Overview
A computed fold for a 352-nucleotide RNA from a Pseudomonadota bacterium, annotated as Bacterial RNase P class A. Its mean pLDDT, the model's own confidence on a scale to 100, is 78. A source record names the gene rnpB. The RNAcentral record of the sequence draws on ENA.
[in-house]
RNA sequence: AGAGUCGGUCAGACAGUCGCCGUGUCAUAGCGGAGGAAAGUCCGGGCUCCGCAGGGCAGGGUGCCAGGUAACGCCUGGGGGGCGCGAGCCCACGGAAAGUGCCACAGAAAACAGACCGCCUACCUGCGGCCGAGCGUCGCAGCGGCAAGGGUGAAACGGUGCGGUAAGAGCGCACCGCGCGGCGGGUAACCGUCCGCGGCACGGCAAACCCCACUCGGAGCAAGACCAAAUAGGGGAGCGACAGCGUGCGGCCCGCACGGCUCCCGGGUAGGUCGCUACAGGCGUCUGGUGACAGACGUCGCAGAUGAAUGACUGUCCACGACAGAACCCGGCUUAUCGGCCGACUCUUCUC
Numbered sequence: 001a002g003a004g005u006c007g008g009u010c011a012g013a014c015a016g017u018c019g020c021c022g023u024g025u026c027a028u029a030g031c032g033g034a035g036g037a038a039a040g041u042c043c044g045g046g047c048u049c050c051g052c053a054g055g056g057c058a059g060g061g062u063g064c065c066a067g068g069u070a071a072c073g074c075c076u077g078g079g080g081g082g083c084g085c086g087a088g089c090c091c092a093c094g095g096a097a098a099g100u101g102c103c104a105c106a107g108a109a110a111a112c113a114g115a116c117c118g119c120c121u122a123c124c125u126g127c128g129g130c131c132g133a134g135c136g137u138c139g140c141a142g143c144g145g146c147a148a149g150g151g152u153g154a155a156a157c158g159g160u161g162c163g164g165u166a167a168g169a170g171c172g173c174a175c176c177g178c179g180c181g182g183c184g185g186g187u188a189a190c191c192g193u194c195c196g197c198g199g200c201a202c203g204g205c206a207a208a209c210c211c212c213a214c215u216c217g218g219a220g221c222a223a224g225a226c227c228a229a230a231u232a233g234g235g236g237a238g239c240g241a242c243a244g245c246g247u248g249c250g251g252c253c254c255g256c257a258c259g260g261c262u263c264c265c266g267g268g269u270a271g272g273u274c275g276c277u278a279c280a281g282g283c284g285u286c287u288g289g290u291g292a293c294a295g296a297c298g299u300c301g302c303a304g305a306u307g308a309a310u311g312a313c314u315g316u317c318c319a320c321g322a323c324a325g326a327a328c329c330c331g332g333c334u335u336a337u338c339g340g341c342c343g344a345c346u347c348u349u350c351u352c
Stems, first nucleotide, its partner, number of pairs: 001348010012317007020033004035323001039334002042332005047220004059216005064078005079093001080091004094211002099209002101205003116150002118146003124142007131134001158176006177200001178198005183192003224274004234265006245259005279301001281300008318321001
């Protein structure tokens, strides 16, 4: 200098004028007023109400190990596998020698293996040739043997070599691989390959059923709580004629009940108030830890609406400004995003 990896950070700036929401005041003044994602609502928790003795079944979720955390499907560190020269990135990564199921097409065969092409003819049978006339030899066919090579497939029942054989084959052996046990290291996942055993028995799929381990009650701030009209209706007490009238007891009579006025109580609705923003809070320093994070001290106060505020205009400047806007709160994840800036690191080339 070029190419690249990872992490962090800013989110046009300044000034003036007029507004809006909150706060504050008797009233002014003054003070505060969107985001890194406020988004998607995908996880986890707080909070609220409802449910719940305990246990089990069913169902859902998570899934290498350890740690962090209020908790998590998040984060950190580690292990294993894959990609990259590298910094680094990616992985639903428990169990397939419990059971069941599936493995399209092609192919002989797709999992209690199998034979299309191919290789072989030792053993057995038949026919034929030859002669030295024999359980002779050669050829063909049959009955058979084999899985080395070819070919199919995403995947073919260990690999290489030597021996062996009629041809072959873990059939035998050596090395590699694999499995089991021991030993050693590690909290563990796992690793070492130090020792022994086993010729190999164990193809893949569990985001198929399933098994194992851990975990999970439901609904959500329109949660929920409080205050509380008008009108209608409910309950109680008192007053009032033991009148009259009306209605009901299916037609009539008697009888009974209800219908009045005044006061009190309670529930719901409109409306209002709370919940509501101070907190698993932000920032700084120190300490512990590889780290996520934790602890101590100091410091700051930082939207709270409910038809719902956070805007408009003017001026100056620049690199000319993206994605987008709270609605109970918080921790994550994911997605969107103009342009910069800072830090750590890698590779290549050149110079000293």